[in-house]
RNA sequence: GCGGGAGUAGCUCAACAGGCAGAGCGCGGGUCUUCCAAACCUGAGGCCGCGAGUUCAAUUCUCGUCUCCCGCU
Numbered sequence: 001g002c003g004g005g006a007g008u009a010g011c012u013c014a015a016c017a018g019g020c021a022g023a024g025c026g027c028g029g030g031u032c033u034u035c036c037a038a039a040c041c042u043g044a045g046g047c048c049g050c051g052a053g054u055u056c057a058a059u060u061c062u063c064g065u066c067u068c069c070c071g072c073u
Base pairs, nucleotide, nucleotide: 001072002071003070004069005068006067007066010025011024012023013022019056027043028042029041030040031039049065050064051063052062053061
């Protein structure tokens, strides 16, 4: 330098023929218990790496760019 993959909640990851962003764990509150844990109920937390384009509408498509991983030279 070229090619491929990944980037979404605090963490690990879903959601892909464009149409309301989710789960588990963690965190806050509650029930239960003498207390803790477990279990159950409930809640908060994201402008989907960044910038631009296409579109009525973009996490999703296109371009650029940054970081990480793999391969080739």
Molecule: transfer RNA
Organism: soil metagenome